[in-house]
A computed fold for a 545-nucleotide part of an RNA from a metagenome, annotated as small-subunit ribosomal RNA, 5' domain. The full RNA is in RNAcentral, with records from SILVA. The coordinates come from a structure-prediction model, not an experiment, and the mean pLDDT is 84. Its Rfam family is "Bacterial small subunit ribosomal RNA". Its family is annotated with structural constituent of ribosome and ribosome in the Gene Ontology.
Context: one part of a larger RNA
């Protein structure tokens, strides 16, 4: 002298944009953070209302309604959000490989989208429990489950051939045998065919399904180089290092196993240990370097602790399941229930760190053909000067150099044009009207084109008009009213350092960053008048350069 996620003291008018558990990865009441799809499916309520009947007690029908809750089934839930315990490692950065792979949803082209069968939930029935849920018997659907046919340039095996690589091999066409697929729903139509009102197993569109190839993103997995500090840690290793054969895995591998062999690594720091998520950046600094990794963005690890799995494209999965363990609650003591390092909020630690807030209008996910519906992501507000910037707190005149204070050599001198007085302004605060952008769709209505089609139907593009959609927020802005009025503090004045005097105190009470003052005239203590720096903020701590 620069900075800070800062604290702490004194003081505080506005306003934008930021930013806010660094401490206990202590523990959590409460309410919300992941759902959607009837155009996959089978079923299907209730309160209300009308209206008939009634022995007045209630019963039927229709409406509510194919609604509202559930079930099956798809898809999502591995994304988004948090936190940095663990890691001193391919975790992270680079630059490469992958001929050792994988990829749901998307996108391009292509082909098919045949035929059968057995269930089980919901739902009734009885049964156990105190609840959590659980069982027995009976029914029923499908894009759910399972079998058969067929298929390609797919797999597998066997032969063969070109081209290519440092190689195991890869590509490219070929033979031959053997294997493997599906599921539908929705809209309109009568052109062909049935039947004949207008439907259909017809026909067209649109989603969807299955196989194969390609792209497009992700994602595994290898590999050079580089990545804290101690040697007062100097040895360290039996799945160890390597090979064969098996076995796993999408996929090389001690990944795993059985044999073998006996090797690997290590003063260029193994092995132990202590620290610590990494990078973009971030702060400082002429740089070089140092520190340092808060918000933002990439990666990773972790999800009350610890292990091992299921599903799935992809987890070994925060808001999923199992076991076990601490811990908290419920229990009819027989047994169950939780998981805030999501947003909010409590307690607790701490020198400290925010609302149990509005809206999904926008940007984005997620479901769906849509309309929609979800979304504490996000976009908004609300808290703190915590930061940074920007505006104000008044201009202009005014000498009887007023009073008053301090001061004094008692002449005076300062405070000081400063006040007061006269003339003005109207930022911000205050009121009163008036008020956006952020909105682009998306649907409805009309209506134009074009393309599909047998077709003026449905459908999809694209157009035009008319309609609909804003939390913030009656904000931001704009105008008009009044009227200097509501708005200055904080350190410091011995030198380093800009800035002096007097009174108390009398080595005492203090000060102090260093040098050092203070034992009777202290510019160094306290207090007062000056004054000097800064300024809605000023000093102090504490960290880094």
């Nucleotide at each position: 002298g620069a900075a800070c996620g800062a604290a702490c003291g004194c003081u505080g008018g506005c306003g934008g944009c930021g930013u806010g558990c660094u401490u206990a990865a202590c523990a959590c009441a409460u309410g919300c953070a992941a759902g959607u799809c009837g155009a996959a499916c089978g079923a299907g309520a209730a309160a209300g209302g009308c209206a008939c009947c009634u022995u007045c007690g209630g019963g039927u029908g229709c409406u509510g309604a194919g609604u509202a809750g559930a079930g099956u089934g798809g898809c999502g839930c591995a994304c988004g959000g948090g936190u940095g315990a663990g890691u001193a490692a391919c975790g992270c950065g680079u630059a490469g490989g992958u001929a050792a792979u994988c990829u749901a949803c998307c996108c391009c082209a292509a082909u098919a989208u045949u035929u059968g069968g057995a269930a089980u939930a919901a739902c009734c029935u009885c049964g156990g429990g105190a609840a959590a849920c659980c069982g027995u018997g009976g029914c029923u659907a499908a894009u759910a489950c399972c079998g058969g046919a067929u298929a390609c340039g797919c797999u597998u095996c066997a032969c063969a051939u070109a081209u290519u690589u440092c190689a195991u091999g890869a590509u490219a066409a070929g033979u031959g045998a053997a294997g493997g697929a599906a599921a539908g729903g929705a809209g309109g139509c009568c052109u062909c065919u049935u039947c004949u009102u207008g439907a259909a197993a017809g026909c067209u569109u649109c989603c969807g399904u299955a196989u194969a190839g390609g792209g497009a993103u992700g994602a595994g997995c290898c590999u050079g180089c580089g990545u804290a500090c101690c040697a007062u840690u100097a040895g360290c290793u039996a799945g160890u290092u390597g090979g064969u054969g098996g076995g796993g895995u999408a996929a090389a591998g001690g990944c795993c196993u059985a044999c073998c062999a006996a090797g690997g690594c290590a003063a260029c720091g193994a092995u132990g240990g202590u620290u610590a998520g990494c990078g973009g950046g971030u702060c400082u600094g002429a740089g070089a370097g140092g520190a340092u990794g808060a918000u933002c963005c990439g990666c990773c690890a972790c999800a009350c602790u610890g292990g091992a799995a299921c599903u799935g494209g992809a987890a070994c999965a925060c808001g999923g399941a199992c076991c076990a363990g601490a811990c908290u609650c419920c229990u009819a003591c027989g047994g169950g229930a939780g998981g805030c390092a999501g947003c909010a909020g409590u307690g607790a630690g701490g020198a400290a760190u925010a609302u149990u807030g509005c809206g999904c209008a926008a940007u984005g996910g997620g479901g769906g053909c849509a309309a929609c519906c979800c979304u504490g992501a996000c976009g908004c507000a609300g808290c703190g000067a915590c930061g940074c910037c920007g505006c104000g707190u008044g201009g202009g005149u005014g000498a009887g150099g007023a009073a008053g204070g301090u001061u004094u050599u008692c002449g005076g001198a300062u405070c000081g044009u400063a006040a007061a007085g006269c003339c003005c302004u109207g930022u911000c605060a205050g009121g009163u009207g008036g008020g956006a952008a952020g909105a682009a769709g998306u649907g409805u209505u009309a209506u134009g084109u074009g393309u599909u089609u047998a077709a003026u139907a449905c459908g999809c593009a694209u157009g035009u008009a008319a309609u609909u959609u804003g939390a913030c927020g009656g904000u931001a802005c704009c105008a008009c009213c009044a009227g200097a009025g509501g708005a200055a503090g904080c350190a410091c004045c011995g030198g380093c350092u800009a800035a002096c005097u007097c009174c108390g105190u009398g080595c005492c009470a203090g000060c102090a960053g260093c040098c050092g003052c203070g034992g009777u005239a202290a510019u160094a203590c306290g207090g007062a008048g000056g004054g000097u720096g800064c300024g809605a903020g000023c000093g102090u701590u504490g960290u880094u350069c």